The part of an RNA shown here (small-subunit ribosomal RNA, 5' domain) has 513 nucleotides and comes from a Nitrospiraceae bacterium. The source organism's lineage runs through Bacteria, Pseudomonadati, Nitrospirota, Nitrospirales and Nitrospiraceae. The coordinates come from a structure-prediction model, not an experiment, and the mean pLDDT is 86. The full RNA is in RNAcentral, with records from SILVA.
Context: one part of a larger RNA
This record gives sequence, C1' cells and structure tokens, in this order.
RNA sequence: GGACGAACGCUGGCGGCGUGCUUAACACAUGCAAGUGGAGCGACGAACCUGGCUUCGGCCAGGGGCAGAGCCGCGAACGGGUGAGUAACACGUGGGUAACGUGCCCCAAUGACUGGGACAACCCGGGGAAACCCGGGCUAAUACCGGAUGUGCUCCUUCCACAUCAGUGGAUUGAGUAAAGGUAGCUUCGGCUUCCGCAUUGGGAUCGGCCCGCGGCGCAUUAGCUUGUUGGUGGGGUAACGGCCUACCAAGGCUUCGAUGCGUAGCUGGUCUGAGAGGACGAUCAGCCACACUGGGACUGAGACACGGCCCAGACUCCUGCGGGAGGCAGCAGCAGGGAAUUUUGCACAAUGGACGAAAGUCUGAUGCAGCGACGCCGCGUGGGGGAUGAAGGCCUUCGGGUUGUAAACCCCUUUCAGGAGGGACGAAGCGAAAGUGACGGUACCUCCAGAAGAAGCCCCGGCCAACUACGUGCCAGCAGCCGCGGUAAUACGUAGGGGGCGAACGUUGUCC
Repeated sequence: GGACGAACGCUGGCGGCGUGCUUAACACAUGCAAGUGGAGCGACGAACCUGGCUUCGGCCAGGGGCAGAGCCGCGAACGGGUGAGUAACACGUGGGUAACGUGCCCCAAUGACUGGGACAACCCGGGGAAACCCGGGCUAAUACCGGAUGUGCUCCUUCCACAUCAGUGGAUUGAGUAAAGGUAGCUUCGGCUUCCGCAUUGGGAUCGGCCCGCGGCGCAUUAGCUUGUUGGUGGGGUAACGGCCUACCAAGGCUUCGAUGCGUAGCUGGUCUGAGAGGACGAUCAGCCACACUGGGACUGAGACACGGCCCAGACUCCUGCGGGAGGCAGCAGCAGGGAAUUUUGCACAAUGGACGAAAGUCUGAUGCAGCGACGCCGCGUGGGGGAUGAAGGCCUUCGGGUUGUAAACCCCUUUCAGGAGGGACGAAGCGAAAGUGACGGUACCUCCAGAAGAAGCCCCGGCCAACUACGUGCCAGCAGCCGCGGUAAUACGUAGGGGGCGAACGUUGUCC
C1' cells in the first nucleotide's frame, strides 16, 4: 500500500447492487418448510337436477357428487441446511469396468388370455387417561394370489464361430419366469376408435456404484507397523470386482522416496496479495464429499442404510389417571445462551424450477420479492454566480497591524436528491370457453409544484509525514507505531485560533499478502 463475512469509537442525507452467527455440530416455545392423483377403487355424502306423493311444513325414489377419512399409485433418496467427522480414491485430474445398476424420458419389437380369495374404510363389541390397540362381520380395485401363453429373458446340457486369458455371438435339450385397466367419442349394444396407462425384451439418454495412475498439511523431540494381516483354494454374499465374509493352506504385506503414531483440516473451481515466482485463505456463488440429538441396525424401494421414515440403546426435554406415552430447527422465521459480533415469528406462488395430475389445478420458507444493518462496492446531494468598507466577532500582535476571509451579510440564479400533487409500467411466455390473471407495487419511470429551502463530519499538524501559534500544566496530568516528548517560555500533554488530509464517512483494533 492492498484486502476483509469484520468489530470498536465518533458522525450520518438519498439511491443501486451485493452481503449478514467466523463463537455453542449449545438447548429450543410457536407457526410454516412434501405432497398429489376421483380419468385406479369401494363406502358415507352437502349443493343441485328429475319423477311421485302432499295436510304445502315436507317426505319418498332415481341421478348427481363438494369436503374430510380409507385402500391404491407416484413423489417423499430431489430441493433446503451445516462442516462435526474425515489426511481418505474424500477431493482434483486422467484413465478403466471383458466386473455393474439405472424409476421417470426417447426409439423399436412382441404381448395384454383365464380364474380366485382377502384386507382397510364401514358396522357391531371391547380395552386404554392418552398415544393407540384387540376381536367379530360386509366390500372394491391399476392392491394381492393361482393357471395359460413365452416373440423373449434367466439357469443347465451339447455344439459352432470369434477373441492373447477372462469372455462375446449363434444353434440345441430341459427347467423357471409376464400383464390392468381407465377415459372420451361413435354404436347395429356385438363392438370399433382416441388418449392415458400395463407386461416382457433389445437399444439410447441421463444419473450412479466400483477400480487404477498422478497431485495437494505439520511433527522423526513419532522408527518400526500389521494376524483377515499379505497371497492362494473351496464356499458364501453383492447390481458388480474384491479378505467384502467364512473354512483350510502358505508366511507373507508396508516402511527413511517417511510406514505407524500424534496434531491439524471438509476438497476443488476459485478469493486476496504480489511485477512475477510465490505466499495466505476456501464466507457469499458453483461442483464433489460427509453429517442430521449421540451410537448401532436393517426395512421399503429404481435409488437410502434415509434431516422433517422405522427399530434398539443412551443422554436430555415434555405429558400422565403412574399403568404408560411423546419429541429431535446443522430447513425458513423466531427464542434463550455463548460472544467483540451477524437480520423479519414479513409478502407471493406473478415469474423460474420441482412433485403429483390427461388437464384445470394443488403443494412448494426452493425461488421471486419486501424489511433491518454505512457491513462492503458504486453513484448522487448537502447549492451556483457575483460580492471589500476586506463588516462584526474570534485568535495573534512588534499595538502599526495580521489572520479567519469572498468566508458571511447582501444581490441575481438553479431545484438534482428528499417532500407534495397527477399519470403510471416492462417483467405475461403461459393458463383459461370467456371474463380474467403481477407478490414486488401505486414501486421504477414521466409531468407539474414550492423554496436554498431538510442534509458534514472525522482524523491529524516534533521527525518519518502534508499541516503553527497562544494560553494552561510543570518528569505532574498526560502522549506514544518507532525515535521519543513533559522537571517554568512544550510547534510532541490539555484547550483555543489557524492549518493539512479524507469525506457520508473518518479513525482505531485484529488478521493475511
């Protein structure tokens, strides 16, 4: 000098864009943050429609089907948070997988035949303070289970071709293995067609699992480490290779090119600095990883060993009728605490994106916005021109004057910003039959109005370093980054006048280069 997620002191007009718990991965009141589909299904069923009866109150039958609950499907593994752990194939980079998977999406081929029995909801009964649970009975499906078919797929037998091995492709015998309907239109009531689905297989796309080379911290005042350890065989397990697991066999494997241990740490794109080489850092944004009260475990599923799922154990908190139950903000706000220190219990799904749905649409603290903070960067303003008798006042003085100082007053202008009034968006593509549909927002922006009107401070003045006098004080009180000032004329302390620097800031502290 530059930089900062800063803090502190003093001061503070406006706007734009950013940014805001670095500490206790401390504990959390309250609300919200993941639902959706009635075009998969049955039952209850409001409005409404039709018909009948009527004593005009309504009743009955049929249709219709809001909302809520249930079965079922998809989603809930994304999105959002945090950085505890991790020195590791965690990350970066370049390869490999002849050792693998992939819901939804795209392309292609083939098929969707025939049966069955349940369980919720509901009804009845019962237990419990509650959470919730138990027994009996009825019922539907794109829920569940048989049978058939097998273009195919998987495994086994035999064979052929290709391939350096592992293997790939083809043929063959046997065994195993699928499915679901809904909607709309037409109808001669048999069906036909549309759209959305269903099953099997092959390919693609996307996303992932696994393996390898290389690379990036400190300490040798850490020198030896290792028994599933290193390798083999058989078996198991996985989507898949593998001591991943297991039995047996061998005795290996790593290491001064730093093993092992200890400490520290999420990694990267990047950020800051520097002429560069390098050094330091890894907030915001983006990619990857890890974690979700602590520890362990699996279930479901295409995908998890699963933040707002389940089970067990532990600590903690809460409810209780004492028998037993409930909970997990490192989601968004917010609260307590810690701390030098870090925001609103806001608005909206209008846009972008996501889940579900045929769609309308619903949900979305993702996101878009608003609020708070000079926390940062940038822009603008606090007026412009004229004005000497160099007014008054202040300060200094050699008492003549000098200086503050064109500064003020005064005259003439202007009106940015703030303020008032009127007008007033783009963002809207889309969706919807149409009407219509913007949180931001009566915001930005435009026009007009009034009046210099509402808007300047902070640090410094001994040298480094730009800017000097007076008074007070008297090694006191104090200053100070270094050198050093102060003991009676202090340009170094305090105040005043003057001056210098920067300016909605200015200084101080901390950290990095």